[in-house]
RNA sequence: UUGCUUAGAGUUUGAUCCUGGCUCAGGAUGAACGCUAGCGGCAGGCUUAAUACAUGCAAGUCGGACGGUAAGCGGGUAGCAAUACUUGCCUAGAGUGGCGCACGGGUGCGUAACGCGUAUGCAACCUACCUUUAACAGGGGGGUAGCCCGGAGAAAUUCGGAUUAAUACCCCGUAGCAAUUACGAGAGGCAUCUUGAGUAGUUUAGAGUUUAGGCGGUUAAAGAUGGGCAUGCGUUCCAUUAGCUAGUUGGUGAGGUAACGGCUCACCAAGGCGACGAUGGAUAGGGGACCUGAGAGGGCGAUCCCCCACACUGGUACUGAGACACGGACCAGACUCCUACGGGAGGCAGCAGUAAGGAAUAUUGGGCAAUGGCCGGAAGGCUGACCCAGCCAUGCCGCGUGCAGGAAGACGGCCUUAUGGGUUGUAAACUGCUUUUGUCAGGGAGUAAACCCUUGUACUCGUACGAGGUUGAAAGUACCUGAAGAAUAAGCAUCGGCUAACUCCGUGCCAGCAGCCGCGGUAAUACGGAGGAUGCGAGCGUUAUCCGGAUUCAUUGGGUUUAAAGGGUGCGCAGGCGGGCGAAUAAGUCAGGGGUGAAAUUCCACGGCUCAACUGUGGGGCUGCCUUUGAUACUGUUUGUCUUGAGUUUAGUUGAGGUGGGCGGAAUGUAGCAUGUAGCGGUGAAAUGCAUAGAUAUGCUACAGAACACCGAUAGCGAAGGCAGCUCACCAAGUUAUAACUGACGCUCAUGCACGAAAGCGUGGGGAGCAAACAGGAUUAGGUACCCUGGUAGUCCACGCCCUAAACGAUGUCAACUAACUGUUCGGAGUCACUAAGAUUCUGAGUAGUGAAGCUAACGCGAUAAGUUGACCGCCUGGGGAGUACGGCCGCAAGGUUGAAACUCAAAGAAAUUGACGGGGGCCCGCACAAGCGGUGGAGUAUGUGGUUUAAUUCGAUGCAACGCGAAGAACCUUACCCGGUCUUGACAUGGUAGGAAUCUUGUAGAGAUACGAGAGUGCCUUCGGGAACCUACACACAGGUGCUGCACGGCUGUCGUCAGCUCGUGUCGUGAGAUGUUGGGUUAAGUCCCGCAACGAGCGCAACCCCUGUCCCUAGUUGCCAGCACAUAAUGGUGGGAACUCUAGGGAGACUGCCGGUGACAAACCGGAGGAAGGUGGGGAUGACGUCAAGUCAUCAUGGCCCUUAUGACCAGGGCUACACACGUGCUACAAUGGGCAGUACAGAGGGAAGCAAAAUCGCGAGAUCAAGCAAAUCCCAGAAAGCUGUCCGUAGUCCGGAUCGGAGUCUGCAACUCGACUCCGAGAAGUCGGAAUCGCUAGUAAUCGCGAAUCAGCAUGUCGCGGUGAAUACGUUCCCGGGCCUUGUACACACCGCCCGUCACACCAUGGGAGUUUGUUGCACCAGAAGCAGGUAGUCUAACCGAAAGGAGGGCGCUUGCCACGGUGUGGCCGAUGACCGGGGUGAAGUCGUAACAAGGUAACCAAGC
Repeated sequence: UUGCUUAGAGUUUGAUCCUGGCUCAGGAUGAACGCUAGCGGCAGGCUUAAUACAUGCAAGUCGGACGGUAAGCGGGUAGCAAUACUUGCCUAGAGUGGCGCACGGGUGCGUAACGCGUAUGCAACCUACCUUUAACAGGGGGGUAGCCCGGAGAAAUUCGGAUUAAUACCCCGUAGCAAUUACGAGAGGCAUCUUGAGUAGUUUAGAGUUUAGGCGGUUAAAGAUGGGCAUGCGUUCCAUUAGCUAGUUGGUGAGGUAACGGCUCACCAAGGCGACGAUGGAUAGGGGACCUGAGAGGGCGAUCCCCCACACUGGUACUGAGACACGGACCAGACUCCUACGGGAGGCAGCAGUAAGGAAUAUUGGGCAAUGGCCGGAAGGCUGACCCAGCCAUGCCGCGUGCAGGAAGACGGCCUUAUGGGUUGUAAACUGCUUUUGUCAGGGAGUAAACCCUUGUACUCGUACGAGGUUGAAAGUACCUGAAGAAUAAGCAUCGGCUAACUCCGUGCCAGCAGCCGCGGUAAUACGGAGGAUGCGAGCGUUAUCCGGAUUCAUUGGGUUUAAAGGGUGCGCAGGCGGGCGAAUAAGUCAGGGGUGAAAUUCCACGGCUCAACUGUGGGGCUGCCUUUGAUACUGUUUGUCUUGAGUUUAGUUGAGGUGGGCGGAAUGUAGCAUGUAGCGGUGAAAUGCAUAGAUAUGCUACAGAACACCGAUAGCGAAGGCAGCUCACCAAGUUAUAACUGACGCUCAUGCACGAAAGCGUGGGGAGCAAACAGGAUUAGGUACCCUGGUAGUCCACGCCCUAAACGAUGUCAACUAACUGUUCGGAGUCACUAAGAUUCUGAGUAGUGAAGCUAACGCGAUAAGUUGACCGCCUGGGGAGUACGGCCGCAAGGUUGAAACUCAAAGAAAUUGACGGGGGCCCGCACAAGCGGUGGAGUAUGUGGUUUAAUUCGAUGCAACGCGAAGAACCUUACCCGGUCUUGACAUGGUAGGAAUCUUGUAGAGAUACGAGAGUGCCUUCGGGAACCUACACACAGGUGCUGCACGGCUGUCGUCAGCUCGUGUCGUGAGAUGUUGGGUUAAGUCCCGCAACGAGCGCAACCCCUGUCCCUAGUUGCCAGCACAUAAUGGUGGGAACUCUAGGGAGACUGCCGGUGACAAACCGGAGGAAGGUGGGGAUGACGUCAAGUCAUCAUGGCCCUUAUGACCAGGGCUACACACGUGCUACAAUGGGCAGUACAGAGGGAAGCAAAAUCGCGAGAUCAAGCAAAUCCCAGAAAGCUGUCCGUAGUCCGGAUCGGAGUCUGCAACUCGACUCCGAGAAGUCGGAAUCGCUAGUAAUCGCGAAUCAGCAUGUCGCGGUGAAUACGUUCCCGGGCCUUGUACACACCGCCCGUCACACCAUGGGAGUUUGUUGCACCAGAAGCAGGUAGUCUAACCGAAAGGAGGGCGCUUGCCACGGUGUGGCCGAUGACCGGGGUGAAGUCGUAACAAGGUAACCAAGC
């Protein structure tokens, strides 16, 4: 400069916000697995056992170094031939020699290291082949492979003898500029130094071959290339690894090396490394790069490139320029193979391939044509390097499986509201078109440039440039052309949310799914199948791993009052950070230049394959390191100076600051004496305990120990812990004021040091009170507790330990800045005033309360910050396991400190919200209590229920809110149950066909259903075809079900509760759930009304409107009424008549706190009064908000689904629902004198009546019977009301109470009263003398008491529903019980306290700690041992080159020996792991056991630490 560039979601809750973890969507891979599969291009392909390897190949080459010539092809001579001799060609086996084999190729064991990366250095080094320059190559010698002969051996191999060559080996000479020793002019530099003319001494060279051009050889110098060494910086985890180190660190000298160096050795010194992490342990080749990411980072180190290490395991050297050598050697070890048992051979982590391991990874291919390597002068040879091919969807990229038209929207499938429709779906069929790919056929490359051969030109004469010829594994491949023909080519996963895509069937917490949340228990979009849909596509899913999302380790970019997290507090070394003004410097910092940052990769541009992947060229980049020149603001360093930070001095002042001593009074206890007498003490109530041996109480006296009332206080002091009578001494601190002084001396602080409540420990004292443990008494189901009586450690003192607390402001220390207001403590100053113990203003240091901005998830904080900033330290990273285990350190012990993991869960948590709840609080209401009246619970009986029984005792209802309930009425029926007998299109509905009217009477059999018969009867409408209703028969669709599910539902109902509540719109507040309104002050029966108020309004409820009743008026006057006028009667509204009254039933009026007084806030309202029939809702009824209880009902009805279909349906007879050791609920009748009996006598209301009510009369003691008037009802009937009143008897008695039960005799209903009805009469006469604990109803025409009626009903009521008669008592009041309303508070509850939840024990499983030990591995130390090899020594032995006349010597080999050392061995330690009887705790698990610790005041407030 250009370009690019940051996404979230699900899951804790009833809901919310936050914290916080888990999970998902993306990309990637050397992958694997499942299903599927047409083609091509380009890449890639043992991640595991550095496990073991059969077979083949992977390093040779040179005859132009050498002796020579095996094999092959020829020629010649001799010989019949075999054969022998000789010679040529082509080469080349074996050998000597040279070069190569140290490259290339493989692998990643080891290694945490100068191994790698990067940047430097070597004045401390080497470098074959190659290049350049200079010089040289003289003279000799002795052997040895091969070959031949012989020996040993199975083999591998080896020994002896004879003979022979070289570019093999040796000697002499020559040489300097080489090496080396000593001296060293001069010059240079960077500290050690470097260079070096010259002088002297010592030691070293050579090779030939040839076609005579060349190719080689030696020495020296230089270059290039390749290496070696050293150094700075960077390079994983663990501190539960903190100390390590004797060749260790350095020096001197020597040895060794190409070279520096403790590299090695001798001596000397005692050093060296380490919290900036030594040592130890674990893991690991490093880098370029690659994946991901916005980036910073995180992860990784396959393929390609660079470096390193290794080559069966360990050790060792040799050769060489180079190795301590993958396809070399020696030794040791393990393993495998051969063997004639004597001995030998081997090393695929080269390419193929095999076995094994594993989820898993290829051909025992072709070629040297190209690129490259080695040898050679060259031709050429070799080359599993390499180039190609084969296999594999392993990846990336590209192409195809057709395109257009085509609606009867076909068939089929699926769904459905069902014969209609939707969908599959223009999809198919069908018509036309095209031909990529595939098939067939034809053509057909580029990769090749050369070397070399022939030839030309030029010149510096062996080189350059030309021409021609020659060379292709891949491959007849790529590519091109043609032909036919839709022909050859689609799957996989998913479809509850996240997340694109939905229905049916099957299954029924089963089978199964699942990434998280979670689906599945009979209507599953979540399991399995199907149809359809969605996504991707020759692939698609799954699994594994990495990054991302995760700002969830936060440098960019987090936090720490309450969520995890501030160290208990201070001092303080290291470290980090540091006031103002100058100067110097230039380390950090910034800028320019230079070097480097390999190539490949990434990015950009342009090219090449038809595109792309792939690839070529160029650019950019590689954020780094080194170096140089400059800049100097800031930081650093050095230096000078300043005063504001910090400190010192002076004068005041403050305080429960600390330590030690002295003193004091009250209280308590004990003791003594005295007074005095029966209790004291204690509690919810008691008891234990004390006391007649005199307590408690009271008085006096004495002693003891501990603690210091009042003052006393969101007062003070201290770093924190903590500190309280008074006083003395000593010590320390803060603060204020004013000046002076020092001159940054400061802040923070890992490790460290000190202090550190209570409990506890040790030693010695002390001991009054209190009081763990302990004992007793209570309480309790129990009570190892709470309460009581006692009581020991301890509490106190001295000294020494311990070192922890909810050590809290749950808030680290220091500094600066940022509105106000109000108290208070300690100082200072001013003003006013005037001495007051004054008021007020300002200011410094503390300490409290409000509160702005700001912050915070919220709560809240708010100059004493949780605000805005800076410095430093500590700490946190989901819950549990666990502050546990192991290890270390500390401690006398108790224990403290440091501090994990396996495993397990998808949450755990903070704050706030709405509810619900509380043995929380406040206010209020209700027959809730209290005050009263009467009951229940006891008796007998009725009725219902449970239980039991039964063939069946049908079913339902079960706290309030089931239990005289469904049932307003079970002898049959009802009836659903049981037994038995029957029916199967059915008892009932619709449709078809055939026949017949229907219907009625009747016979036989049977328990009946039913079966078989007989007779009568033939109707209505008609367009004359037939039709409607009904009956019979047949067949099929179907009927039927009181079978299941009220937890699939509708409807209806109960309940809280006739309680006063429940909500909405708009606005406002809050991030939000939500709040406000609806709270508050009053008031009400009431969210009723008033006032106030960020609310203003509204709706459903309340109230009113409706009905009955209470007063009056109007209208009307029969069946009702009768005042007045008449008539009649024994009497009666009986009659005429009346319309006044009662009544009837229509319509009105009336009551509204309207009026007066008071209280209240000038309100609402309340209290009292007047008037009134009625007064504050007049009384009663109907009326039941939002909702709660999965409340009740599938058996009223309706209904989804499921089930039965000769039965779970239907019919019939009988039985059962009525049973009966028992328990409970609800009633009735009683227990008597306020009564019972007898006699007489009075007054209602509301109802009902035709399959009915029934008068009167007669009969019967009576139930009732007979007969029968009247009445479809204000007319007649049921119908006598009863209690009451009058009179009389009874006299407290199981009775003249009570009536159960039983016997007998009857009546009525009904087909039928046995099981099983009601009633009547006679006789007999049970329990019961007012009811334990407990419990129910009722506040006025009510309770209580008295009777009457009705529904159901053939009959059956003590039940139910109504009606009237008589007709009370009491309410101080809201403490308590129950229920409810409002506000508030706490909460760990939200299925909402019938909640939640803790621990032991028992059972199962899992991981883990300890554990007598056993054992694998690794490692330290000490010692033994010592192969091969190298170095040193050398008595033995052998010996060609040189010396020597010879003897012999020099030198060398072998042997022996010393040192070092691998394997191995012994002993003793450390560490990691495996295993182990048994022991310990932990986690998880379905409905186990025991209690109830926590959450509400959780029923003893909870929690923290410690002791028991």
The RNA shown here (small-subunit ribosomal RNA) has 1508 nucleotides and comes from an uncultured bacterium. The sequence is in RNAcentral, with records from ENA. The coordinates come from a structure-prediction model, not an experiment, and the mean pLDDT is 84. It matches the Rfam family "Bacterial small subunit ribosomal RNA".